[in-house]
Record summary:
This is a predicted complex of two RNAs, RNase P RNA and transfer RNA, with 488 nucleotides together. Rfam match: Bacterial RNase P class A. Rfam links the family to the GO terms dimeric ribonuclease P complex, ribonuclease P activity and tRNA processing. From the family's description: Ribonuclease P (RNase P) is a ubiquitous endoribonuclease, found in archaea, bacteria and eukarya as well as chloroplasts and mitochondria.
RNA sequence: CCAGACGGCCGGAUGGCCGCCUUCCGUGUGCGGUUUCCGCUCGCGGGGGGAGGAAAGUCCGGGCUCCACGGAAGCAUGGUGCCGGGUAACGCCCGGCGGGGGCGACCCUAGGGAAAGUGCCACAGAAAGCAAACCGCCGGCGGCUUUCGCCUCCGGUAAGGGUGAAAGGGUGCGGUAAGAGCGCACCGCGGCCCCGGCAACGGGACCGGCACGGCAAACCCCACCAGGAGCAAGACCAAGUAGGGACGGCAGGCACGGCCUUCGGCCCCAGGGUUGAAGGCCGAUGCCGGGCGGGCUUCCGCGCCGCCGUCCGGGUCGGUCGCGCGAGGCGUCCGGUAACGGGCGUCCCAGAUGAAUGGUCAUCCCCCGGCUCCGCCGGGGACAGAACCCGGCUUAUAGGCCGUCUGGCAAU
RNA sequence: GAUCGCUUAGCUCAGCCGGUAGAGCAACUGACUUUUAAUCAGUAGGUCGAGAGUUCGAAUCUCUCAGCGAUCACCA
Numbered sequence: 001c002c003a004g005a006c007g008g009c010c011g012g013a014u015g016g017c018c019g020c021c022u023u024c025c026g027u028g029u030g031c032g033g034u035u036u037c038c039g040c041u042c043g044c045g046g047g048g049g050g051a052g053g054a055a056a057g058u059c060c061g062g063g064c065u066c067c068a069c070g071g072a073a074g075c076a077u078g079g080u081g082c083c084g085g086g087u088a089a090c091g092c093c094c095g096g097c098g099g100g101g102g103c104g105a106c107c108c109u110a111g112g113g114a115a116a117g118u119g120c121c122a123c124a125g126a127a128a129g130c131a132a133a134c135c136g137c138c139g140g141c142g143g144c145u146u147u148c149g150c151c152u153c154c155g156g157u158a159a160g161g162g163u164g165a166a167a168g169g170g171u172g173c174g175g176u177a178a179g180a181g182c183g184c185a186c187c188g189c190g191g192c193c194c195c196g197g198c199a200a201c202g203g204g205a206c207c208g209g210c211a212c213g214g215c216a217a218a219c220c221c222c223a224c225c226a227g228g229a230g231c232a233a234g235a236c237c238a239a240g241u242a243g244g245g246a247c248g249g250c251a252g253g254c255a256c257g258g259c260c261u262u263c264g265g266c267c268c269c270a271g272g273g274u275u276g277a278a279g280g281c282c283g284a285u286g287c288c289g290g291g292c293g294g295g296c297u298u299c300c301g302c303g304c305c306g307c308c309g310u311c312c313g314g315g316u317c318g319g320u321c322g323c324g325c326g327a328g329g330c331g332u333c334c335g336g337u338a339a340c341g342g343g344c345g346u347c348c349c350a351g352a353u354g355a356a357u358g359g360u361c362a363u364c365c366c367c368c369g370g371c372u373c374c375g376c377c378g379g380g381g382a383c384a385g386a387a388c389c390c391g392g393c394u395u396a397u398a399g400g401c402c403g404u405c406u407g408g409c410a411a412u
Numbered sequence: 413g414a415u416c417g418c419u420u421a422g423c424u425c426a427g428c429c430g431g432u433a434g435a436g437c438a439a440c441u442g443a444c445u446u447u448u449a450a451u452c453a454g455u456a457g458g459u460c461g462a463g464a465g466u467u468c469g470a471a472u473c474u475c476u477c478a479g480c481g482a483u484c485a486c487c488a
Stems, first nucleotide, its partner, number of pairs: 001408010012364007020050009030040004052383001056394002059392005064230004070300006077226005082096005097111001098109004112221002117219002119215003134161002136157005142151003169187006188210001189208003193204004234321004244312007252288004256283013290305004314487003328347008365381007413484007422437004431468001439455005461477005
């Protein structure tokens, strides 16, 4: 210098003028009150703060809120999946292991179990899962042939060809009629032992001639995790309407009390009083039973009892809180390889609700185009934009800066 | 803001526990007809929204994006 790998950071700068949102202080006017003061309305002046690395997608995990997640057990459903660590938690992050790729720096990896079971492996191919002789090779009987050789049948053979993603270990030597783990060496595989490591795993020795094809991002098995809904959660104030209707599900009995109707008895007397039976209605009543309670079942407990669900109809389109001191930012020291943790100091840093965070001018920076090219002129400034908050992941992003490392070339 | 669903031929839809993608209408060609319509016979048209991954093999399984659509306010 060229090519490349990894990590981190910025993402227009400064100033003037005019505006917007929010908060605090001071002050004026008016109103109200519990009247040295406080609150509210409308103004004025001044100070502070005012989008992001992704605010996005809503893909994960939490905080927070409500629903009786009440407690225990089981089932179902969903998710995660090498090992160790970090964390509030995670499917995230860090470190390591195994496998794959690259000359290398380095990158990718949903990576438990296929000797628990079920299922699938299309087409092609002889044979695709308790394997299989199409071609070929070899042996034997027989036939033809002067010979070489050819053909039928029977048998051996998985070394070679061919099909396929995959053909029941691979390479080599020996062996054999031809072959074959048939025998041997090395590699692979399985079992067992020893050593190192917390572990995943790695290394070594011995034994076994090889049994056990692949797919679990197919069902499944094993281990672990998970109650559901979501700030339109939820709480309060104000206003207004018809505290309405239909359908469905489950809604039982006894006792007690009150009222009404019918029938009978008794009394006074022609209208009542009292008592008994039956029926109906009602209940802040009691007992037993039952129903409902955010996947289902069982047990215990609790709550409610006219409760739950769907649909139609009616009213409002207002305000306050939730709402920002937090797993918070910055600096520094210590522990740890790192993710991260701890100590100390310091700071307070958006809270809108048709929704603020903007416009313009000047100088500079960057990019593009043109020209009379050390300059001038014109145009432009990536992706995008809070809406309860936080930790991650993923996706979009003009341009630029810094650091570490690898390969090559040249020079010293 | 939140929660769900869909995307396959020009249009409407099947196919979704994997094995070369189909139906109806529409289009085109031919026949019938004086001609058109109807009818009959035939043909073409798809990288299954996009990109990765798993697998021998993906419309289908998994992940990430893109586009479109639906639902959800409060009171009584």